[in-house]
RNA sequence: CCCCACCAAAGGCAAACCCGGCGAAAGCCGGGGGCGCAAAACCAAGGGACCUGAAGCGGUUGAUCCGCUAAGGCAGCCCGGCUGCUGGG
Repeated sequence: CCCCACCAAAGGCAAACCCGGCGAAAGCCGGGGGCGCAAAACCAAGGGACCUGAAGCGGUUGAUCCGCUAAGGCAGCCCGGCUGCUGGG
């Protein structure tokens, strides 16, 4: 430097759900919780998928509602980038 996660140890992270907060929503943050995770660390201004649909545009109504739409979100969807613990080869 590369590959691997069969073994050991030390630990780490934290899904659903509950409480509080933020947000239009998706979702995020803090606490509890623990389904799982060998990168479930980081990057959404690398590509794709997916979620939402505020503003905007179009249509429509008495109120309103519908369609399109990301510059919002998701790294615990996949690929990619980047860094890293322990053990083995």
Model confidence (mean pLDDT): 88 of 100. Predicted 3D model of an 89-nucleotide RNA (c-di-GMP-I riboswitch aptamer) from Desulfovirgula sp. NCBI's taxonomy places the organism under Bacteria, Bacillati, Bacillota, Clostridia, Desulfovirgula. Its Rfam family is "c-di-GMP-I riboswitch aptamer". Gene Ontology term of the family: cyclic-di-GMP binding.